[in-house]
RNA sequence: AGCGAUAAAGGCAUACCCAUCGCGAGGUGGGGGCGCAAAGCCACGGGACUCCGAUACGAGUCAGCCGAGCCGCCGAAG
Numbered sequence: 001a002g003c004g005a006u007a008a009a010g011g012c013a014u015a016c017c018c019a020u021c022g023c024g025a026g027g028u029g030g031g032g033g034c035g036c037a038a039a040g041c042c043a044c045g046g047g048a049c050u051c052c053g054a055u056a057c058g059a060g061u062c063a064g065c066c067g068a069g070c071c072g073c074c075g076a077a078g
Base pairs, nucleotide, nucleotide: 003075004074011036012035016031017030018029019028020027021026034064040070041069044067045066046065047062048061049060050059051058
């Protein structure tokens, strides 16, 4: 550099439920645990979604959809 054990030490937490914030997509806290070796960070590209009566525009949401970028624990086999 690459790779990822029925390893060790730790970590995160889907759906769903409760509370709360938001018009909403959704966010946050608690419970929960489907899963995750980046399920850590980041809306830069693509994508999905929401709001504005509607379209464009605009304003937003999603990092556990795929990429880019940044950072990072452990060390068997090959």
The prediction has a mean pLDDT of 85.
The RNA shown here (c-di-GMP-I-GGC riboswitch aptamer) has 78 nucleotides and comes from an Actinomycetes bacterium.
It matches the Rfam family "c-di-GMP-I-GGC riboswitch aptamer". Its Rfam clan is "c-di-GMP_I riboswitch clan".